[in-house]
C1' cells in the first nucleotide's frame, strides 16, 4: 500500500462508472491502432403512516450521450394501522375516499431550473466552478367554478 471492521456525515433527475464518445502523453509511421490518465455521463415542478411486490410522476433542452450500465426512491397495487363523508351524536356493517387531507366528472386559472447570452477563475486540454441577465412548461402539483352522486340496523338530544 492495500483489504477488513466499527463510527460519523451526505439524497432521491439522486449517487456510481467497467460500455461509449472525447483530452493528454508514450508507442507505431502500415491502421486515427494499442496502453496509461483523465473528462462527460438528468434541468428544474412533483412527491413520505407501515410491510411486501413492483419497468415509479410531470414537463424543458439539445450540435438528440439527459446514449448505455449498476445501485437506490417519496409512486402505483395489495393487506394492515389510523381516519374523513355517507346531511345533528354514538356504536357496529356497508360504500367511495384520505394519510394533515380526505365522492366523481367537466371547465378555467396559476407557478420553473438549466438550455442561451455575458463576465470572472481553474486546468496543457476535453471540461469544470462561480456570479450577473432575459425569457418559455406541464402533471396524477395547487386555486376557483359547475354538474352528478352518497346507506342501513340500533342508540342518544
Nucleotide at each position: 500500500a492495500a483489504g477488513c471492521a466499527a463510527u460519523u456525515u451526505a439524497a432521491a433527475g439522486c449517487g456510481c462508472c467497467u460500455g461509449a464518445a472525447c483530452u493528454g502523453u508514450g508507442c507505431u509511421g502500415u491502421g486515427u491502432g494499442c496502453a496509461c490518465a483523465g473528462u462527460u455521463g438528468a434541468c428544474g415542478a412533483g412527491g413520505a403512516g407501515g410491510a411486501g411486490g413492483u419497468u415509479a410522476u410531470c414537463g424543458a433542452g439539445a450540435u438528440g450521450u439527459u446514449c448505455g450500465g449498476c445501485g437506490g426512491a417519496u409512486g402505483c397495487c395489495u393487506c394492515c394501522c389510523g381516519g374523513u363523508u355517507g346531511c345533528c351524536u354514538g356504536u357496529u356493517a356497508c360504500a367511495a375516499c384520505c394519510g394533515u387531507a380526505a365522492a366523481g366528472a367537466a371547465g378555467a386559472g396559476c407557478c420553473a431550473a438549466a438550455u442561451c447570452a455575458g463576465u470572472g477563475a481553474g486546468g496543457u486540454g476535453a471540461c469544470u466552478c462561480a456570479c450577473u441577465g432575459c425569457a418559455c412548461a406541464a402533471a396524477a402539483g395547487u386555486u376557483c367554478u359547475u354538474c352528478u352522486g352518497a346507506u342501513a340496523a340500533c342508540u342518544g338530544c
Molecule: glmS glucosamine-6-phosphate activated ribozyme aptamer
Organism: Alkalicoccus daliensis